[in-house]
RNA sequence: GGCUCAGAGCGAACGCUGGCGGCAUGCUUAACACAUGCAAGUCGAACGGAAUGCUUCGGCAUUCAGUGGCGGACGGGUGAGUAACACGUGGGAACUUGUCCUUAGGUGGGGAACAACCGCUGGAAACGGCGGCUAAUACCGCAUGAUCCCUGAGGGGCAAAGGCUUCGGCCGCCUAAGGAGGGGCCCGCGUCCGAUUAGCUUGUUGGUGGGGUAACGGCCUACCAAGGCUUCGAUCGGUAGCUGGUCUGAGAGGACGAUCAGCCACACUGGGACUGAGACACGGCCCAGACUCCUACGGGAGGCAGCAGUGGGGAAUAUUGGACAAUGGGGGAAACCCUGAUCCAGCAAUGCCGCGUGAGUGAUGAAGGCCUUAGGGUUGUAAAGCUCUUUCGCCUGAGACGAUGAUGACGGUAUCAGGAGAAGAAGCCCCGGCUAAUUCCGUGCCAGCAGCCGCGGUAAUACGGAAGGGGCUAGCGUUGUUCGGAAUUACUGGGCGUAAAGCGCGUGCAGGCGGUUAGACAAGUGAGGCGUGAAAGCCCUGGGCUCAACCUGGGAAUUGCGCUUCAGACUGUUUGACUUGAGUUCGGGAGAGGGUGGUGGAAUUCCCAGUGUAGAGGUGAAAUUCGUAGAUAUUGGGAGGAACACCGGUGGCGAAGGCGGCCGCCUGGCCCGUAACUGACGCUAUAGCGCGAAAGCGUGGGGAGCAAACAGGAUUAGAUACCCUGGUAGUCCACGCCGUAAACGAUGAGUGCUAGUUGUUGGCAGGCAUGCCUGUCGGUGACGCAGCUAACGCAUUAAGCUCUCCGCCUGGGGAGUACGGCCGCAAGGUUAAAACUCAAAGAAAUUGACGGGGGCCCGCACAAGCGGUGGAGCAUGUGGUUUAAUUCGAAGCAACGCGCAGAACCUUACCUACCCUUGACAUCCCGGUUUCGGUAUCCAGAGAUGGUGUCCUCCAGUUCGGCUGGUCCGGUGACAGGUGCUGCAUGGCUGUCGUCAGCUCGUGUCGUGAGAUGUUGGGUUAAGUCCCGCAACGAGCGCAACCCUCAUCCUUAGUUGCCAUCACGUUUGGGUGGGCACUCUAAGGAAACUGCCGGUGGUAAGCCGGAGGAAGGUGGGGAUGACGUCAAGUCCUCAUGGCCCUUACGGGUAGGGCUACACACGUGCUACAAUGGCAGUGACAAUGGGAUAAUCCCAAAAAGCUGUCUCAGUUCAGAUUGUCCUCUGCAACUCGAGGGCAUGAAGGUGGAAUCGCUAGUAAUCGUGGAUCAGCAUGCCACGGUGAAUACGUUCCCGGGCCUUGUACACACCGCCCGUCACAUCAUGGGAAUUGGUUCUACCCGAAGAUCGUGCGCUAACUUCGGAGGCAGCGAGCCACG
Repeated sequence: GGCUCAGAGCGAACGCUGGCGGCAUGCUUAACACAUGCAAGUCGAACGGAAUGCUUCGGCAUUCAGUGGCGGACGGGUGAGUAACACGUGGGAACUUGUCCUUAGGUGGGGAACAACCGCUGGAAACGGCGGCUAAUACCGCAUGAUCCCUGAGGGGCAAAGGCUUCGGCCGCCUAAGGAGGGGCCCGCGUCCGAUUAGCUUGUUGGUGGGGUAACGGCCUACCAAGGCUUCGAUCGGUAGCUGGUCUGAGAGGACGAUCAGCCACACUGGGACUGAGACACGGCCCAGACUCCUACGGGAGGCAGCAGUGGGGAAUAUUGGACAAUGGGGGAAACCCUGAUCCAGCAAUGCCGCGUGAGUGAUGAAGGCCUUAGGGUUGUAAAGCUCUUUCGCCUGAGACGAUGAUGACGGUAUCAGGAGAAGAAGCCCCGGCUAAUUCCGUGCCAGCAGCCGCGGUAAUACGGAAGGGGCUAGCGUUGUUCGGAAUUACUGGGCGUAAAGCGCGUGCAGGCGGUUAGACAAGUGAGGCGUGAAAGCCCUGGGCUCAACCUGGGAAUUGCGCUUCAGACUGUUUGACUUGAGUUCGGGAGAGGGUGGUGGAAUUCCCAGUGUAGAGGUGAAAUUCGUAGAUAUUGGGAGGAACACCGGUGGCGAAGGCGGCCGCCUGGCCCGUAACUGACGCUAUAGCGCGAAAGCGUGGGGAGCAAACAGGAUUAGAUACCCUGGUAGUCCACGCCGUAAACGAUGAGUGCUAGUUGUUGGCAGGCAUGCCUGUCGGUGACGCAGCUAACGCAUUAAGCUCUCCGCCUGGGGAGUACGGCCGCAAGGUUAAAACUCAAAGAAAUUGACGGGGGCCCGCACAAGCGGUGGAGCAUGUGGUUUAAUUCGAAGCAACGCGCAGAACCUUACCUACCCUUGACAUCCCGGUUUCGGUAUCCAGAGAUGGUGUCCUCCAGUUCGGCUGGUCCGGUGACAGGUGCUGCAUGGCUGUCGUCAGCUCGUGUCGUGAGAUGUUGGGUUAAGUCCCGCAACGAGCGCAACCCUCAUCCUUAGUUGCCAUCACGUUUGGGUGGGCACUCUAAGGAAACUGCCGGUGGUAAGCCGGAGGAAGGUGGGGAUGACGUCAAGUCCUCAUGGCCCUUACGGGUAGGGCUACACACGUGCUACAAUGGCAGUGACAAUGGGAUAAUCCCAAAAAGCUGUCUCAGUUCAGAUUGUCCUCUGCAACUCGAGGGCAUGAAGGUGGAAUCGCUAGUAAUCGUGGAUCAGCAUGCCACGGUGAAUACGUUCCCGGGCCUUGUACACACCGCCCGUCACAUCAUGGGAAUUGGUUCUACCCGAAGAUCGUGCGCUAACUUCGGAGGCAGCGAGCCACG
């Protein structure tokens, strides 16, 4: 820093499950299309009439089409459109209002028609046409008119309707005023996203006249003016009904606008008006369009976004129910009628709330399940059993409130009583961490899980099942979505040196912010009051349903807006004053600050000339290149361009980029000193403007050197590079573009404050006094306190403490990319996304590891030497191949003469064949037997084995019992057995780094922490050995020492050892006596400690040298192997978990194999010869073994010496082969060893490469032993002879310590980049193409209202002239097209 989870919510959906009730809620998608029924009628007390019925014939009653009145503008639905005075809130003036209420006045007298009806007639229908008759509360004049309207103030103008009646009256009508409630209009404020939408506007903005409206108004029209809106976001685009409220949240906020309530808009789509108090009208009209239906083809009809319902869409949302009983609405005088408003019922766990599915007791802790260390644990008081109860449901009966007199859809419902019976009623998810809850089995990177991290590759608490457990519960999970957590957009409440983030720098309009003081005002601000802020909801407090959900009374709240009064601190406005911020003047000062014109020397290159000769140049080494046509070198002269050595400096100047020879001219800024002046004039800065390294671009110059591109030469596997030789743009100048950089202090500008120390630079002052000290202002560095910081670090030049303003950031990648705009000649710059994808990317620090980083040090590590291997033959092991099998393991060092200290059989694990199945071996049980065993015979067989048989021995105890134990045989099942798998499940043991000097701990201290310190540093050592120093002080495992052995001496002991002295003997051998002196043996001691001396070092540790000493600085050798590393090796030594086999993967036997052989490698032996071969001679050893033995044996050492051979495939070498023999053994064919004779191969010192060794070592020589019947070139020991070399630590390898870098941490055998190939996903470009939205120009122009005309038609009035009206026609406007 992002991702993710735990919470709450939902008009939800899906999966599994489902007992009851109450209260709510239920097309979020197609404002898609709709069959059918219903949803707005009513009035006969306005009117004429018709039909039917009755009649006392007077009429009456009921019903009904029509005229007429009122209502169909309410109620109900939906949210498409709308970003708007649409909505919310608060105001306003130029209006209207049927019914209702109040008040005042009136209601006189006449007239003419039209439906219905009748007749004729058109049409399929819808629906009409013509003629005739008629009523009214329908229509029209006249009269009157208090008020009212108009007015030129004289005057002018305008009404009416009756009906019923019980005759009391009631309901109406007209005019006017007022009220109530409703409606229209205007304004302030609030109200989503996008600037990759920056300009919009011509009735536009205003005025005047006129028109129009209920009313103001460009609302409309003519003329005039040229305005109006906009970065405080106009216009345009996208999205969206708004609100009360709902969800969430600690709040501030964020998201939403279902149900309920207020407002708006809409009614198939678009346009239009009519009527009316009210509509431009959901269930009215006209026109146009799409769609559907009817049709006789001529024409017609329709609009569920009313309630049900259907199709369709969709993950998804209900009945074509009952009633007007209640509440309300319309009509009516009323009765009453209508009312899918409403009240109810039905369906749905969709939500909220409540209840139940039983309660008590019950341990042999039952059975079963599961686990198990086999003991037990757990399920679990759970069950059964016993004793109870009956809510809900079921059955039977009674039965409301809602209804103030009547009327009850709900409903035989709520409720009450009785009855039966534990009876009818539990599931879902989870159990690796987050996150409460674990085991077994199955599976084996498969099947699957997963919100994130991540599980699964044979022991899965993560998959699937089971058991157990956890959570919730008539629900539980999943999915989707909102808020929260997320201070992860930060107003409350974040950041920008290195994590994302300071514009490259300046100037600067607007904006934001702004010093001291006094007065005024009262906009902000604070306080009080008033009005408003609908109801519901939330909250508090009461009440009602048994509780709750739910309903209901009251209160509070509604943080807002308006009016008003007061206050005057602060902000603001205004008036005046001030000087400290800022600026000016004067006097000094430093400087690579900028521009321009001159000028100077050194150097490079080139040209000319001289001298001069064979090379020069260049490199790691070379070559390309130059040079006998004279180079390089050197001397003189000349040309030209560019850059300015030394001074030169964490020195100076500038806003940054940047600026460096010297001189002149022009010019900007800064610092210091001093007083005087102006009087806040200031700070910051979106936009704008300017400057802006290098490269690049344009035009014209210039071009010495350097040098992209390019060429050549090298290097290399390649080398489009690094290196070299050349070389063009360019670099330079002038003018004009570009506008970017790691344009960096990765640190915006300004102000004030907050310890110091020390350099340097420019001034000033003072002091002493000739170069220092002190103070002060400005700049530039180093260190450092407080403080800050994740740390690193910063620290008066802040990254500290404040304030002001600007810019910028919000996970990584995609991408600073695409598209669009702007800029640019181009290159490109600037502004700047999304899809998709990842569970991280990143910063700082820590410990390791690593580095072809550094420092110090060590080791046969190199070097210096000696001898080998690699070449040959053979031996042996391995790989490979072969095979029926060639058993298995070991694999760089650290597998390969290794396991194997010894495969002919055995071993033996492998192969073939033949046998056995409680088994070759162990324990238990049953029956039988009485030993077992040895010896030897025969038969079958390859043998195992089976059968037969001789002899010897012929169990122990005994209570004498076939009692017990033991042996053997037979049988049954538990079991045995497995060198079968897993060394990556393990123990043990071992190898290796490495006998390297390291590895840790306690306490303390430091650090937010990982960790550090100690263990680092200076010396020293073989050593973390020791000394000194030190925030460390101590300690442990390692080192060393203690142990064994060898080397010297002493003591003790003296046989089997020894023999100096004495004696014997002569077999000449310490043989014998004797002795224990010596050698030796084997037990104990001594000795070596840098102890002594000198030097050195720090008066240390130590080092160097010396003396003495058998031995000198760990004396030589051995044993001894820290914490750990390599999933190192071993399941085939042994042990062992799990898995597997069980007439076989167990057991036995015979034969074969492990011994194969085109080949490759390791380790060895023998050689290639004269330092040798052969022959002869030849002493002294040591360690061992033989059952015991210093006694006996193995036993001969080899080297050495003498002779011979004389450089050759030999008298070298001995392979191979033939033949004979010996030994061991049951047996030498596969497949042993040795010997004799004969044969006599390769090999003449071994390429690249590679191994061992530092002294009694290498080399060389032989001897012994284990294993073993036999078999040794291997292994383990032993002694004899006995060297060379080490300058030194640059390099190779390995290791130790310190330090440094790191993007590594399964740690460089790490990590990781790009192209290409294939597949897939998403996005962009793209020729072209389609749809939608919008704008502009033009054409057409329905219905309609308006205007004009109105010669046609015309009942009411008429002064008879006419007025008025209608049709028709025309015009402009205008929907669709």
This is a predicted structure of a 1377-nucleotide RNA (small-subunit ribosomal RNA) from an uncultured bacterium. Its mean pLDDT, the model's own confidence on a scale to 100, is 85. Its Rfam family is "Bacterial small subunit ribosomal RNA". RNAcentral holds the sequence, with entries from ENA, Greengenes and SILVA.